Background:
Small-subunit ribosomal RNA from a metagenome, 1462 nucleotides, folded computationally. The coordinates come from a structure-prediction model, not an experiment, and the mean pLDDT is 84. The RNAcentral record of the sequence draws on SILVA. Its Rfam family is "Bacterial small subunit ribosomal RNA". Its family is annotated with structural constituent of ribosome and ribosome in the Gene Ontology.
RNA sequence: AGAGUUUGAUCCUGGCUCAGGACGAACGCUGGCGGCGUGCUUAACACAUGCAAGUCGAACGGUGAAGCCCUUCGGGGUGGAUCAGUGGCGAACGGGUGAGUAACACGUGAGCAACCUGCCCUUCACUCUGGGAUAACUAUCGGAAACGGUGGCUAAUACCGGAUAUGACGCAUCCAGGCAUCUGGUGUGUGUGGAAAGUUUUUCGGUGGGGGAUGGGCUCGCGGCCUAUCAGCUUGUUGGUGGGGUGAUGGCCUACCAAGGCGACGACGGGUAGCCGGCCUGAGAGGGCGACCGGCCACACUGGGACUGAGACACGGCCCAGACUCCUACGGGAGGCAGCAGUGGGGAAUAUUGCGCAAUGGGCGGAAGCCUGACGCAGCGACGCCGCGUGGGGGAUGAAGGCCUUCGGGUUGUAAACCUCUUUCAGCAGGGAAGAAGCGGAAGUGACGGUACCUGCAGAAGAAGCACCGGCUAACUACGUGCCAGCAGCCGCGGUAAUACGUAGGGCGCAAGCGUUGUCCGGAAUUAUUGGGCGUAAAGAGCUCGUAGGUGGCCUGUCGCGUCUGCUGUGAAAACUCGGGGCUUAACUCCGGGCCUGCAGUGGGUACGGGCAGACUAGAGUGCGGUAGGGGAGACUGGAAUUCCUGGUGUAGCGGUGAAAUGCGCAGAUAUCAGGAGGAACACCGGUGGCGAAGGCGGGUCUCUGGGCCGUAACUGACGCUGAGGAGCGAAAGCGUGGGGAGCGAACAGGAUUAGAUACCCUGGUAGUCCACGCCGUAAACGUUGGGCGCUAGGUGUGGGGCUCUUUCCACGAGUUCCGUGCCGCAGCAAACGCAUUAAGCGCCCCGCCUGGGGAGUACGGCCGCAAGGCUAAAACUCAAAGGAAUUGACGGGGGCCCGCACAAGCGGCGGAGCAUGCGGAUUAAUUCGAUGCAACGCGAAGAACCUUACCAAGGCUUGACAUGGGCGGUAAUCCGGCAGAGAUGUCGGGUCCGUAAGGGCCGUUCACAGGUGGUGCAUGGUUGUCGUCAGCUCGUGUCGUGAGAUGUUGGGUUAAGCCCCGCAACGAGCGCAACCCUCAUCCUUAGUUGCCAUCAUUGAGUUGGGCACUCUAAGGAAACUGCCUCGGUUAACGGGGAGGGAGGUGGGGAUGACGUCAAGUCCUCAUGGCCUUUAUGCCCAGGGCUACACACGUGCUACAAUGGGCGAUACAAAGGGUCGCAAACUCGCGAGGGUAAGCUAAUCCCAAAAAAAUCGCUCUCAGUUCGGAUUGGAGUCUGCAACUCGGCUCCAUGAAGGCGGAAUCGCUAGUAAUCGCGGAUCAGCAUGCCGCGGUGAAUACGUUCCCGGGCCUUGUACACACCGCCCGUCACACCAUGAGAGCUGAUUGUACCAGAAGUCGCUGGGCCAACCCGCAAGGGAGGCAGGUGCCUAAGGUAUGGUUGGUGAUUGGGGUGAAGUC
Repeated sequence: AGAGUUUGAUCCUGGCUCAGGACGAACGCUGGCGGCGUGCUUAACACAUGCAAGUCGAACGGUGAAGCCCUUCGGGGUGGAUCAGUGGCGAACGGGUGAGUAACACGUGAGCAACCUGCCCUUCACUCUGGGAUAACUAUCGGAAACGGUGGCUAAUACCGGAUAUGACGCAUCCAGGCAUCUGGUGUGUGUGGAAAGUUUUUCGGUGGGGGAUGGGCUCGCGGCCUAUCAGCUUGUUGGUGGGGUGAUGGCCUACCAAGGCGACGACGGGUAGCCGGCCUGAGAGGGCGACCGGCCACACUGGGACUGAGACACGGCCCAGACUCCUACGGGAGGCAGCAGUGGGGAAUAUUGCGCAAUGGGCGGAAGCCUGACGCAGCGACGCCGCGUGGGGGAUGAAGGCCUUCGGGUUGUAAACCUCUUUCAGCAGGGAAGAAGCGGAAGUGACGGUACCUGCAGAAGAAGCACCGGCUAACUACGUGCCAGCAGCCGCGGUAAUACGUAGGGCGCAAGCGUUGUCCGGAAUUAUUGGGCGUAAAGAGCUCGUAGGUGGCCUGUCGCGUCUGCUGUGAAAACUCGGGGCUUAACUCCGGGCCUGCAGUGGGUACGGGCAGACUAGAGUGCGGUAGGGGAGACUGGAAUUCCUGGUGUAGCGGUGAAAUGCGCAGAUAUCAGGAGGAACACCGGUGGCGAAGGCGGGUCUCUGGGCCGUAACUGACGCUGAGGAGCGAAAGCGUGGGGAGCGAACAGGAUUAGAUACCCUGGUAGUCCACGCCGUAAACGUUGGGCGCUAGGUGUGGGGCUCUUUCCACGAGUUCCGUGCCGCAGCAAACGCAUUAAGCGCCCCGCCUGGGGAGUACGGCCGCAAGGCUAAAACUCAAAGGAAUUGACGGGGGCCCGCACAAGCGGCGGAGCAUGCGGAUUAAUUCGAUGCAACGCGAAGAACCUUACCAAGGCUUGACAUGGGCGGUAAUCCGGCAGAGAUGUCGGGUCCGUAAGGGCCGUUCACAGGUGGUGCAUGGUUGUCGUCAGCUCGUGUCGUGAGAUGUUGGGUUAAGCCCCGCAACGAGCGCAACCCUCAUCCUUAGUUGCCAUCAUUGAGUUGGGCACUCUAAGGAAACUGCCUCGGUUAACGGGGAGGGAGGUGGGGAUGACGUCAAGUCCUCAUGGCCUUUAUGCCCAGGGCUACACACGUGCUACAAUGGGCGAUACAAAGGGUCGCAAACUCGCGAGGGUAAGCUAAUCCCAAAAAAAUCGCUCUCAGUUCGGAUUGGAGUCUGCAACUCGGCUCCAUGAAGGCGGAAUCGCUAGUAAUCGCGGAUCAGCAUGCCGCGGUGAAUACGUUCCCGGGCCUUGUACACACCGCCCGUCACACCAUGAGAGCUGAUUGUACCAGAAGUCGCUGGGCCAACCCGCAAGGGAGGCAGGUGCCUAAGGUAUGGUUGGUGAUUGGGGUGAAGUC
């Protein structure tokens, strides 16, 4: 420090996710030791039991053990342990918890001239004199208990009276000081109040003052949560006066007076929360948290209250109310673990009912000492941090085993074994601390602990797991599984070859831990102060005015608020950081420095910002002079057109459309003329022209009125800019009331279109559109671009004004300047597109707005509205994207250009019939398999009777029908014959090996293995089809672009062609095109048999002699190149025409198929991975099937006839094949064919003959025929072991459908279509199929609008599996969250009222009372108590509101969900 993920790819925006660190954690697997820490985050839920606050006899009266002494043995004295009580101090500390609290609660800094402070320190003075009670105790009574009543006795450092007294306190006054209230002083005067003992002494005490220290109280500035869908809150409220109250200020309380106080700088309300030092994270700024430790606060079952006291409204005190628990004799009582342990409960989850006061600290005491769950220790938990160990060295046959394997090996792996060494930790044994100072006369005193530590002993001995291995992210193979089981943080894996699931081997990473989950920060510049944005990605308010606020020109002076700097105080400790020290190290801990970024005070500076004062004119405004304009409002007015009405002319249609129909019209329309009515809108001018803030504004005239621009420089003197709230304006539609209504025209009706057509088209037509007044307040209200100011190259239009030059003047024209409005373009900006002085550039100021998509601009709430609705505006849930710009393709019922038998123009077919053949289907034991739009279907198959054959049923074989190798055995096997059998086969008999003597061959048996036309063409090679013989497909370098990519290859011409030419940031090149190859067409040369025959001879015949001229054959060559002429064209490429030529612009035909597409076809040609099978899915065999048949389809043949059939006569080919063959001639047969047999291994012989159509005659005469030949019967023939299923052919007989074929559809552009025959491959035989060959031999093409396919350019795109794409909504089903909902039920809070415990205070106090006073006493007084009562007031109650949950029949929309519907 980044990475993954949107796309075919790219750049950007943007979210989601990951890698890091942390934790009071939990869970899973695992677990050796030690040190230091740490441990109920949930129920402030309820608690059994024990302990957690006592102490003092040196305050007091009593009790009075042991011991000692005496004793008349009855006891006495001494002694004081001990015990309850009175009394004193403590119990307000220490310990726990975080419920409440948004507050002076906390933090920080100040203040108190408005305060208190026990014990402690210091200082001054004093400590005199009296009195009356009371607990304990005793007697008695009540009660279950808790406890209480009455009588009697008694003490004090308990209580009370009196004296004395200052520097205390009050008042008055004087002086000094201060801050208004005041403070100080040995000032003066006057008034008020006080003491206690014990001890031999010291000591410890007591009282009243002053000071200190410590602790507390009160007040103030500043700081720190969310929410405006909480906007107004407040009556003791804000202030004053008097009074009360307190230690003390104060509405703290009360009476009266005034009417204030708080709030967008967020009051009031709601939600949440103890605050801080700090902790975690982060580069920092920040963000999150507030466990442990420390400071403060609050609380102690819930609520209220006071008492005591220096201190409490009191955790282990009291009173009352409530809930709960316990005891009870039912009358009453008792209790409060949020102290330490512990229990139940809750929970994912958090420990021992331990030891000790030895240390530190606290309470009491003079002290010893006692108490102390504070504390010190131990126990439990890998909960965290830190340290250590589980051994070190050597050791290759690279052992065995495991795993993988291409079978060679590799890996685990120096790892182990084995040899040698060491002994930390754990174990055993011995020794063994510091922590101890203090106290005490001395003795003595350690919980931890026989612990740490030291020494010795034995032995590698007792000690390794967890997660991960597709990318991110480090680490790969095998098997299993087969969209199953499962994984997953994101992207995503799994549908038979999974590095992603599970297991194993191996590897990588951490390590006594490792992973997972949760939470926080980081990465995230993804809330952006540091440090983001708003034309199109989310985002500029529709526009203007303007309040608060923010911000603001130039000069001078002053202040010193901000700001800068020095010093002072404070910023606790701990923490952090730096340097040291101590535990063997570290964690941990100790010491010192820094830090604590802050706050307050004080001294200084004054540039800048600010305040105050003064001045200026450049900003802004005013005045004056001009000027353009559909700027606004009102009134009046004009013509054209539409419609309607009246009348005239006139007749059959009009109207409307793609075509029609509805509609109108003989009751007279449309058309046309004249007159009239009424409403609305203003042609031409008219213009990226004008005006306005925007919406918007268009005939003309008048009236009223706003703003702009130009010029001038008289006036004001910063008056400016922006603008949260607020106000006004605001298209269309819509709403209300009243008018108006010509045309147009939602809704509606009818007619069409259509599968339907609630649409588009047509005919009508209501609201509305118009006017007035009032609402509504929204628009793609868009330049999708807020306003203002300044700065930053230009060019060219246009609107308004001014100036200069030119012109005698005017008008043009040229230049310049200000304002407006367009286009182009530099720098710059931008993701790109683009913007570019009218910025989206560079800066400043202010406002608005954005933070992933969906849910949703929706719900709820509030405000506005008559309504429609508007403004404000969420969440649950869900997704891993949603987006922007640009790129390459593909596509378009987009455009341009061009081509092709693509259409058109023609010729002939198919589709109808019969038959042949292939396919589907159905059938079957099997009807083997494959091929399926074009590009399967006379296809694989160039030929299924057996074989083929892969299928079926049956019979057999199991190292096998076939290959290789090893072991063992044999010497035959093949062959011939007999028997059984359907055959395979079995069995019997006969009979033969080679040989170099190594062996080979063969057979049997056995082991490895063979075999498979079994599956997968979606694992593959090879090969083939198709687009398409279409003209395309790419590369190198350069250039452009952030990039994908572009350029080249586009453009202008031209071509069959990316063929060529020209141009061009391209220049070249490759695969394709073309050419080179074969063949046909002309000529020449060579050659002349088996070919040929002009001339000569000859024959029946090129038969022969002869010849090689010709034909032909087969080798080579020539020829054609737009070469020549002309015209066009850019002087080009090229094109049109012409000449010559056998052939002319590629001469015809063939071979030749670019990059790629279709997971196209083929595992059944072959090859091949992995899978399956192995007495069978292999092999043999005979028979059957592939040939079946209600049907449907493809491809063909033959026809339907006269351009024909039949008969007769008579011409002309080419190319092939032949020895397992072709076969002449002769002969037999009507014929297929048979017999016999010459020739030929072929330019020689044969097939082969008569090629056939054609031609010439005759006949048939339009009919199911002399057409047509299916079907069937009979008889034959050939091939072949064998023609039954199931071959071909022949003859005789039979003589079906069919009279030219619906919708639709195919081929063909010239030697082509059509038509005619011939040959060949396969093959024993079988051809209408296929492959070839020649004969005869047309018609038509205007043309490219349309259909199909294709090429190039361009355009749009939300497509990229690429239009057979993508995708919207309803409905149906399942699930999820949510709104409404008659209501129901909680929580919380307000208001009003009722009632009112305990208690303080006030009043009263007739009842009661020892101290003081009067009094002899009785009694009275002073004072007090009980009781009563008033105010306040908790719980409680009644009524009624607010807020916020849960739930609710039903209902609304929303989201999600491989194959539902429209």